Record summary: This is a predicted structure of a 1546-nucleotide RNA (small-subunit ribosomal RNA) from a Gemmatimonadales bacterium.

RNA sequence: ACUUUGGAGAGUUUGAUCCUGGCUCAGGACGAACGCUGGCGGCGUGCCUAACACAUGCAAGUCGAACGGGCCUGGGGGCAACUCCAGGUCAGUGGCGGACGGGUGCGUAACACGUGAGCAACAUGUCCGACGGUGGGGGAUAGCCGGCCCAACGGCCGGGUAAUACCGCAUGCGGUCAUCGGGGGCAUCCCUGGUGACGAAAGUGGGGGCAACCUCACGCCGACGGAGUGGCUCGCGGCCUAUCAGCUAGUUGGUGGGGUCACGGCUCACCAAGGCGACGACGGGUAGCUGGUCUGAGAGGAUGACCAGCCACAUUGGGACUGAGACACGGCCCAGACUCCUACGGGAGGCAGCAGUGGGGAAUAUUGCGCAAUGGGCGAAUGCCUGACGCAGCGACGCCGCGUGUGGGAUGACGGCCUUCGGGUUGUAAACCACUGUCGGAGGGGACGAAGGCCCGGCGGCGAAUAGUCGACCGGGAUUGACGGUACCCUCAAAGGAAGCACCGGCUAACUCCGUGCCAGCAGCCGCGGUAAUACGGAGGGUGCGAGCGUUGUCCGGAAUCACUGGGCGUAAAGGGUGCGUAGGCGGCUGGGUAAGUCGCGUGUGAAAGCCCGGGGCUCAACCCCGGAGCUGCAUGCGAGACUGCCUGGCUCGAGCACGGUAGAGGCGGGCGGAAUUCCUGGUGUAGCGGUGGAAUGCGUAGAGAUCAGGAAGAACACCGGUGGCGAAGGCGGCUCGCUGGGCCGUUGCUGACGCUGAGGCACGAAAGCGUGGGGAGCAAACAGGAUUAGAUACCCUGGUAGUCCACGCCCUAAACGAUGGACACUAGGCGUCGGGGGGAGCGACCCUCCCGGUGCCGUCGCUAACGCAAUAAGUGUCCCGCCUGGGGAGUACGGCCGCAAGGCUGAAACUCAAAGGAAUUGACGGGGGCCCGCACAAGCGGUGGAGCAUGUGGUUUAAUUCGAUGCAACGCGAAGAACCUUACCUGGGCUUGACAUGCACGUGAAAGCCGGUGGAAACACCGGCCCUCCUUCGGGACGCGUGCACAGGUGCUGCAUGGCUGUCGUCAGCUCGUGUCGUGAGAUGUUGGGUUAAGUCCCGCAACGAGCGCAACCCUCGCUCCCAGUUGCCAGCGGGUUAUGCCGGGGACUCUGGGGGGACUGCCGGUGCCAAACCGGAGGAAGGUGGGGACGACGUCAAGUCAUCAUGGCCCUUACGUCCAGGGCGACACACGUGCUACAAUGGCCGGUACAGCGCGUCGCAAACCCGCGAGGGGGAGCCAAUCGCUAAAAGCCGGUCUAAGUGCGGAUCGGAGUCUGCAACUCGACUCCGUGAAGUCGGAAUCGCUAGUAAUCGUGGAUCAGCCACGCCACGGUGAAUACGUUCCCGGGCCUUGUACACACCGCCCGUCACGCCAUGGAAGCUGGAGGGACCCGAAGCCGGUGGGCGAACCGCAAGGACGCAGCCGCCUAAGGUCAAUUCAGUGACUGGGGCGAAGUCGUAACAAGGUAGCCGUAGGGGAACCUGCGGCUGGAUCACCUCCUUU
Repeated sequence: ACUUUGGAGAGUUUGAUCCUGGCUCAGGACGAACGCUGGCGGCGUGCCUAACACAUGCAAGUCGAACGGGCCUGGGGGCAACUCCAGGUCAGUGGCGGACGGGUGCGUAACACGUGAGCAACAUGUCCGACGGUGGGGGAUAGCCGGCCCAACGGCCGGGUAAUACCGCAUGCGGUCAUCGGGGGCAUCCCUGGUGACGAAAGUGGGGGCAACCUCACGCCGACGGAGUGGCUCGCGGCCUAUCAGCUAGUUGGUGGGGUCACGGCUCACCAAGGCGACGACGGGUAGCUGGUCUGAGAGGAUGACCAGCCACAUUGGGACUGAGACACGGCCCAGACUCCUACGGGAGGCAGCAGUGGGGAAUAUUGCGCAAUGGGCGAAUGCCUGACGCAGCGACGCCGCGUGUGGGAUGACGGCCUUCGGGUUGUAAACCACUGUCGGAGGGGACGAAGGCCCGGCGGCGAAUAGUCGACCGGGAUUGACGGUACCCUCAAAGGAAGCACCGGCUAACUCCGUGCCAGCAGCCGCGGUAAUACGGAGGGUGCGAGCGUUGUCCGGAAUCACUGGGCGUAAAGGGUGCGUAGGCGGCUGGGUAAGUCGCGUGUGAAAGCCCGGGGCUCAACCCCGGAGCUGCAUGCGAGACUGCCUGGCUCGAGCACGGUAGAGGCGGGCGGAAUUCCUGGUGUAGCGGUGGAAUGCGUAGAGAUCAGGAAGAACACCGGUGGCGAAGGCGGCUCGCUGGGCCGUUGCUGACGCUGAGGCACGAAAGCGUGGGGAGCAAACAGGAUUAGAUACCCUGGUAGUCCACGCCCUAAACGAUGGACACUAGGCGUCGGGGGGAGCGACCCUCCCGGUGCCGUCGCUAACGCAAUAAGUGUCCCGCCUGGGGAGUACGGCCGCAAGGCUGAAACUCAAAGGAAUUGACGGGGGCCCGCACAAGCGGUGGAGCAUGUGGUUUAAUUCGAUGCAACGCGAAGAACCUUACCUGGGCUUGACAUGCACGUGAAAGCCGGUGGAAACACCGGCCCUCCUUCGGGACGCGUGCACAGGUGCUGCAUGGCUGUCGUCAGCUCGUGUCGUGAGAUGUUGGGUUAAGUCCCGCAACGAGCGCAACCCUCGCUCCCAGUUGCCAGCGGGUUAUGCCGGGGACUCUGGGGGGACUGCCGGUGCCAAACCGGAGGAAGGUGGGGACGACGUCAAGUCAUCAUGGCCCUUACGUCCAGGGCGACACACGUGCUACAAUGGCCGGUACAGCGCGUCGCAAACCCGCGAGGGGGAGCCAAUCGCUAAAAGCCGGUCUAAGUGCGGAUCGGAGUCUGCAACUCGACUCCGUGAAGUCGGAAUCGCUAGUAAUCGUGGAUCAGCCACGCCACGGUGAAUACGUUCCCGGGCCUUGUACACACCGCCCGUCACGCCAUGGAAGCUGGAGGGACCCGAAGCCGGUGGGCGAACCGCAAGGACGCAGCCGCCUAAGGUCAAUUCAGUGACUGGGGCGAAGUCGUAACAAGGUAGCCGUAGGGGAACCUGCGGCUGGAUCACCUCCUUU
């Protein structure tokens, strides 16, 4: 100084919604790797794989103050031989250390680790403290010398030698053992006293002294204590698997011996038969454990690199030796594998030490420097050794820090990119100006890390000593740095050397262009890409991070998605089929005790480091240092006593017992009964019966069926019968008898918590099925036949066997369902029903009311995702059990258990998908339902489909037959006019600023243009001539032409980029909104309901109230009437006139014209309607219930149609995909279809006569009279810009005649000939006329169209386009003028309500299985291969232990012989490796085989979803190409209709 510091979600299932649920993402982390990029420094960190193999060097030595000697150097003595001393060095004897330090993680699921205890069953070199001692002897041996063997390693013999090496003896406080006492304690024991026995040692160096000896230091011995270290034991804790359920022979215990430092079955002999296990033994798999680390709000999850503690290991396996300590990483022995050397006899080796190499791998560093520091070994010490360590090197591997400049700078430069062409953006960014100097570079200076040790002196200790020596003290002196001339500091130069990576569809921060065209590619999930891609690739721009950025992998998080904190199980995954009951879990009221749980306080421990807080040191930080807190734990002491536990006493309400009643298809066994079916016998009787949608198979004249009587047999029990009863469930139904279980009610009495649940276990358990034996009427898998059908292994029919029934034994499943485990308690009501009881009233079995138990319906609160549940909970709580954790694979495989079998129980994985689901919503759909419309059907009339022709289309053809339109809703459509033109097509010939627009530059002014010529099919090319524009400020401008440049042009593509316009559902009655209300929400309500309407038209009701777009009305037109007006129209009356005519004067009455008004509104009456709306009838009226017709087309649907009307984005062509011209084509023709015309005739044709319209049109025109022509037409030209003139005749009709049933006097195609008209031009390819020709066709198959009244039918007339016309088309006009509608069952279309749904590109939907093909993973399989573990047996190295004697041996005993002891040998036990055998287990592989998953448009069928066209599904059995079908039993998670019951409302 610090004290609860902490919690975010998103995308993806749907048309939309809520829920369930999985997948995915955003975060953090890493010993990482990979890609692109890379300036500097600090601190860290770096084989995660092959515990694979290792070249080379180094990593453990040291001590001469333990010992003898060799060699070298120096010195002394000596004549010399030689000898002595000092220093150094070498190997050896000896001592200490090589058991530490360093590495690795194989093994290990274990007292290995962690934590806490224990050892009265222990050990301990060096170190510390304190006590005692260190006496006196002996015999060897290496080195060395000599000889010998040997390739090497090494060895043998002989000789001689030292010690702190080795061995006796003496002594011994204390020690050990034995024995006798005393005291104490946790059971084994501890302390203490006496006696006896046994057991030690080593010297070296310094100083003093002649010496004896004294002294100091370091050693040595005995024993005690301590510290630290080690060993052993126990409690508790921390992995997966039960598809491992039983394991165990030294196994468990005892007694005794052995062994060990020590306890122990550690080991052995004997005895006993134990020990462990669902609280998971045994087995299998995996794994070093911890402090910690990462993550997380936490709880938790994951992890165990670096650092630290412990363990294990050291080439593999075994073994002991030495030692204080090892079964020993750089020791030994043996065995195995491997490598190396070899003279072939034999030897050597062990990097999981530091470097380094090969190999493996995605991947991990230098064969560096130094002992200066820290630490370690040895030494008295100087010191030596130290790949521990300190440093350096390499790697952005990580963390941290710094830089790549700072300020100014707009005409917002150039360039890039985009652009709506204006501009925007990159962007103050750059340039440019001014400034600064970190890092890097150059030059210079320059540390800390060093403390200590040594030498000298002082002081103090030991000592007799002023010798000596020791000391943590003081002073002085000479020194010690690998890093490294590094950190750091100063100076110099110069913005000079230093930025990338990923991303930009949503999640998720960041958008445009180009390229590409379901290609190439992207992708974490959803998903992008098929010609305008913010999703691919590039670019510009932007966003994020930054010496890094991305990717991949892994862990935690998000994930409440294993839920302790913190989930669920009616329908989403999930309640066991049911009960009884074991272990276990949980447990009523009350008193006392106890203190295990629980709570409080304390003590010990919880290593250090780390985390957290405070402080400090490197300029900061990372990093490091100091202090604190914490380490949620364990152990223990004391205390508390509510609650739980335990012990004990009591209680009665839980539970149970007794007693009295009571209902019941509860169970088992026996007996009995009637109806029906079938069969048999007989009678009557005759031709059919039966069966179906309709039939057939079948039965019947040998007499069926029908009917009567009798008989036989088996099975099931109608009515009663009921959301009635009973049972734990499965299930149980005639009557009766016997045996038997349970429940309920009532009342008192008794027991005294005896209770609840229930893993395993046991029992029961529909149907089907199995075994044995019966039985067999009906029914009926299989099977057979008949039908149906494209097929029909089905549905339907006729037969029919197992089976269904009984007995006994199995099986053990189900939609075994309330899809809802059991128990207890609590929480509004209402109405039924069954059983029992009480009360009231009553004659009463009726009625009212209350209680208990069962069984139903509705419903409040509450719950639920919703649906719904709601005292029989799915509400509120407690307890116990079972079960779930995405879909598919799969309830499959393997294993195990059960079964006679069928099969059951338990029950995965690989692989694969981004979902699979629940409930509810809106639609759409249904071979679901209800209501209602429409020329929808029906009723009618006329057609089409047959013929010929016209026209359009398909197809075919073609150089081209231009293009579009394609079910309704393309097809006499765009086209209301294709011979040229049109024209877009084809062939050929021309032009290239162009046939057309705008602008610029230059030239020209003979403008333009006109005339002519040549070639030519023309376009066009070339040539000649005529002509000399306007304005002007004289520069030029206007206008035109030429040349050139910008550009024009395109009927080229995309109607799926578009605007506009149009079709269609549909003139259908609908489509919506605001506010309110309901619902979590999608959404609902309103708009549903009851009536009514042509209508969502109106009325009533109603959590709705209003409103909008639609409907209707307003508009046009037709029908009546009035007013006004009166020419070109009209003419009643008046006048004039004519052969005749409103011809003229005149008139406005009428018709008419065209402008305005009136009129019709269910207004009136009656009836119906609960009211109302409205409907029916009636009156009046020209017209009556929207009067007829038209215009008018809601929200929307069809990516409907149109880029070729036009417009338009994008793309494409540019001497051609533009443009001009000639000719051809659009008119083809074996066919097919649509729409029409004309007909097939007598209701008609033909001839003659005769009557009556309306809409329109006319000067590029209509054209009269008159003349010519048989006619088309020609001539002619009056009149008319038109209520004036013309087109103009209307036709059917009517009158008269003729034809007489005939392919005709019907019909007119076709063809021949001759003409007319238009036009530049009628060959391809016009219309019309005349003469001739005279085809098919005699009323039209399946099928199909129109029309409900001035309509259909029929008749003619006009117009647009247009020179003409292929028009029989289209639009319009009038004339004549019907029939029928019972009705809504059916077909089609539509509206409203409702229901089901697995559909939502919406039934032209969805979807299942076999088969075929490809790919993938997997099961089985004769076998084959490999691994692992144990078992049995054989063999058995080294070695410990034991035994052994006739070998060998210096020390001890003994005079000796000999002995003790030791060594080697041999024997025995154990045993590694090896071998053999039979099994087990786990992998790999395997001819062949089984299913599964995925895959593009394959094949067969249609099973399921709507009543899916046979309701579906579950279990089981049989059958079948397949989905499936059928039988039996079960379920509703079945639609529809009817009935019943119950409930609710009025």
The organism belongs to Gemmatimonadales, within Bacteria. The RNAcentral record of the sequence draws on ENA.